[in-house]
RNA sequence: GGCCCCAUCGUCUAGAGGCCUAGGACGUUGCCCUCUCACGGCAGUAACACCGGUUCGAAUCCGGUUGGGGCUA
Numbered sequence: 001g002g003c004c005c006c007a008u009c010g011u012c013u014a015g016a017g018g019c020c021u022a023g024g025a026c027g028u029u030g031c032c033c034u035c036u037c038a039c040g041g042c043a044g045u046a047a048c049a050c051c052g053g054u055u056c057g058a059a060u061c062c063g064g065u066u067g068g069g070g071c072u073a
Base pairs, nucleotide, nucleotide: 001072002071003070004069005068006067007066010026011025012024013023018056027045028044029043030042031041032040049065050064051063052062053061
């Protein structure tokens, strides 16, 4: 240089055009429980890498950019 794959809460992940003002687990915060801690229960917390296009409608489809990974010369 060429080709291919990936990017969603702090972390792991669901999603495959409308049911999504994006769900779950762990984490974390508050409360309850307890003499205290742990366990347990309830409630909260926080995300679609960026730009453009297609569409009535995009996390989802297309193009580009950025970042990461793999193969190859």
The RNA shown here (transfer RNA) has 73 nucleotides and comes from Candidatus Aquilonibacter sp. RNAcentral records the identical sequence in 2 taxa. It matches the Rfam family "tRNA". Gene Ontology term of the family: triplet codon-amino acid adaptor activity. Rfam classes the family as a transfer RNA.